[in-house]
Formats: sequence, structure tokens, C1' cells
RNA sequence: UCGCGUGCUCUGGGGUCGGUGAAACUCCGAACCGGCGGUGAUAGUCCGCGACCCGGUCACAGCCAGUGACCGGUUGACCAGGUGAAACUCCUGGACCGACGGUCAAAGUCCGGAUGGGAAGCGCACGCGA
Repeated sequence: UCGCGUGCUCUGGGGUCGGUGAAACUCCGAACCGGCGGUGAUAGUCCGCGACCCGGUCACAGCCAGUGACCGGUUGACCAGGUGAAACUCCUGGACCGACGGUCAAAGUCCGGAUGGGAAGCGCACGCGA
């Protein structure tokens, strides 16, 4: 210095103005945001993963409820033109999508589960190997 393993830390953005109304950051007009890995060249819309939700098995528990581990299921949305060797990723134009519960009125943006979980990645420590 490189590789592998274990542990720990860290890492998610966005509602503002106007309108209607008794009431809306939820509706209407305009606005704003985009987790992780991959890819012949940069991706919210391609391919996969994670979160949310549902189910099963096992453990704790007398039963239920609940919690945890593992396994399985479900899981949104893009076209046209241009450049190029190569782009569904860039440029131009026009579109579209966004869990669950709550709310004086319907939420990607407010509040809550969540000081949670987590894909992956950086860093640090220790161990092993070259």
C1' cells in the first nucleotide's frame, strides 16, 4: 500500500405567494424536492436494492397482544427532438410519479410511529493475508 473479516461513528430533500372558504402549508393557480448500487457518458421515471405495507416460521411470553431474528410476497412514474462511437442517464421541449396513521377540508412538502429502521458508501479501531 492492497485485499478480506469483525466492531463503531456518520450519511434524506422539499410548502412559499396568491385564490376560494367558517376552516386548507391538504383543494385550485403558480412554487419546491428527489435515498443506495449498476450502466459503453452523469438516471426520481432503465435494471436491481432499501423504506412502508401484508403473510409465514422460530424465539421470548400460560393464551392473546407485543418484540426480535430469518424467509417470502407486494411495491409509483417518460416521451419527442438534438449531440455523440456510445445517452430511456447529457442538452432542448413537453409530461409524469411519490407508503401508512393523523388533521375544523382531500398532504411527496405539515404533525406522528421515528432520538426508529435501512440499502450502500466514506472514515476510525482491531484482527488475518499478500

Predicted 3D model of a 130-nucleotide RNA (FMN riboswitch aptamer (RFN element)) from Isoptericola halalbus. The sequence was found by an Rfam model in a public genome assembly. The model forms 100% of the base pairs in the Rfam consensus.